[in-house]
Small-subunit ribosomal RNA, 3' major domain from an uncultured prokaryote, 483 nucleotides, folded computationally.
RNAcentral holds the full RNA, with entries from ENA.
Model confidence (mean pLDDT): 83 of 100.
It matches the Rfam family "Bacterial small subunit ribosomal RNA".
Context: one part of a larger RNA
């Protein structure tokens, strides 16, 4: 200088405390360890590995395992040789295929005068160079990315001071969400970082009115922006306005700033996101790509069929449904925002208890379709019970998708009704349209083991006295047998 520390002082964060709901107890989904296995393919491993790489393992994928094949190769480029029908297209044995081995057919440019010859390129065979490898090294790397942390810091130029390592500036006083911003001052200045430029959202104007909107007028309908019209209104989507401590009192150093109000949709960063300094952890990724060495080269590489990645004494992580009256059920009835839809989304109708099914308007959609939102609110049942609570679990019927649902998919009915009555030490999230609670809808994706993920709106709480403790973390400052 640093890092330490059960040493100071000062700050600050769902750090603690105040509070709400969780998880640790059960079922169940899932991901790990472990164990099994011919293989249960790899990888990730405190926080920062475990619904993590996977935003879709029946086959494919797929790297694993078993068995059958093939070696210029499934894939790229070169150069040589060949015959012309090789390929392709039909087709036959064989074979789980995959491929072996046969058969049947025929091409295209361009040149010489044509029946025809010559020759070229693509493609096929041979051979040679060479392909290939999810093989191995993230401790050889690039790129990307996590984490400390959206923490407030890291430097650097010229002065100046120390023999030097190095120090100052970055310190002190105040202030801030910030090394924010002020005032002091051997330092004056500047870089990367805070902050604003950037998007969404809260108001307003303005512009334009369709597929969206209906005050007013007028036409129709059982009824409905259905028409005709209108451009107010809501929306939509482009521009702009708006907020800046500007004002006003106070408080303080005539400062920065802060405390209050006024006005105003919004008040001190209005809320939300994108943004992530110097670093640090030989952090993760050689199996997303790239690429150094090493390896393999009739195999560590390729193709196929099967099987396995879903296996099951147990152990852990993370969810999901519960254990019920602030609820279950039955009719009845309201109100979203965001998306997606042509091999696509499917309405009206009909058949079916349903799940689906026949059918096909209408739609590349502010037009039409998914679409029913759901908690919500009326009205009725249940009466505290292992139950009308909860659904596991299994039969036994079916429906979809798909070449194919044994292994190994998902949904519907019908019967079945397990554990489970609020969870032990422990420990997590959360400070406002949040938390908790309802449902939507999107990615992948034939279809799905999604209860995940990523958005999207509806209802909407309770606390925070405070900084003594516990975790992190910034600055100053002391002590070091530490570097």
């Nucleotide at each position: 200088u640093g890092a330490c520390g059960g040493g100071g002082g000062c700050u600050c964060a769902c750090a603690c405390a105040a509070g709400c709901g969780g998880u640790g107890g059960a079922g169940c989904a899932u991901g790990u360890u472990g164990c099994u296995u011919a293989a249960u393919u790899c990888g990730a491993g405190g926080c920062a590995a475990c619904g993590c790489g996977a935003a879709g393992a029946a086959c494919c994928u797929u790297a694993c395992c078993u068995g059958g094949g093939u070696u210029u190769g499934a894939c790229a480029u070169g150069c040589a040789c060949g015959g012309a029908u090789u390929a392709a297209c039909u087709u036959u044995g064989u074979g789980a295929a995959a491929g072996c081995a046969g058969a049947g057919c025929c091409a295209c440019g361009c040149c010489c005068u044509u029946u025809g010859g010559g020759u070229g390129g693509a493609a096929c065979g041979u051979g040679c160079a060479c392909a290939g490898g999810u093989g191995c090294u993230g401790c050889a790397u690039g790129g990307c990315u996590g984490u400390c942390g959206u923490c407030a810091g890291c430097u650097c130029g010229u002065g100046c001071u120390g023999u030097g390592a190095a120090g100052u500036g970055u310190c002190g006083g105040g202030u801030u969400a910030a090394g924010u911003c002020c005032c002091u001052u051997a330092a004056c200045g500047a870089g990367c970082g805070c902050a604003a430029c950037c998007c969404c959202u809260a108001u307003c104007g303005u512009u334009a009115g369709u597929u969206g909107c209906u005050a007013a007028c007028g036409c129709g309908u059982c009824a409905u922006g259905g028409c005709g019209a209108g451009a107010a209104c809501u929306c939509u989507a482009g521009c702009g306005a708006g907020a800046c401590u500007g004002c006003c009192g106070g408080u303080g150093u005539c400062a920065a700033a802060c405390c209050g109000g006024a006005g105003g949709a919004a008040g001190g960063u209005g809320g939300g996101g994108a943004u992530g300094a110097c670093g640090u952890c030989a952090a993760g990724u050689c199996c997303g790509c790239a690429u150094g060495g090493c390896c393999c080269u009739u195999a560590u590489g390729u193709c196929c069929a099967g099987g396995g990645a879903u296996g099951c004494a147990a152990a852990c992580g993370u969810g999901c449904u519960a254990c019920a009256a602030u609820g279950g059920u039955g009719c009845g009835u309201a109100c979203a925002a965001a998306g997606c839809g042509a091999u696509g989304c499917g309405a009206u109708g009909u058949c079916g208890c349903g799940a689906g099914g026949c059918g096909g308007a209408g739609c590349a959609a502010a037009u039409c379709g998914c679409a029913a939102a759901a908690a919500g609110c009326g009205c009725g049942c249940c009466c505290c019970a292992g139950u009308u609570c909860g659904g596991a679990u299994u039969g036994c019927a079916g429906g979809c998708u798909g070449c194919a649902a044994c292994u190994c998919g998902c949904c519907u009915g019908c019967a079945u009704g397990a554990a489970g009555c609020c969870g032990g030490a422990a420990u997590c999230g959360c400070u406002a349209g949040u938390a908790a609670u309802c449902g939507u809808g999107g990615a992948u994706c034939a279809g799905c083991u999604a209860c995940g993920c990523c958005a999207c709106g509806g209802u909407g709480a309770a606390u925070a006295c405070g900084u003594u403790c516990c975790u992190g973390a910034g600055c100053c400052u002391u002590g070091u047998a530490c570097a």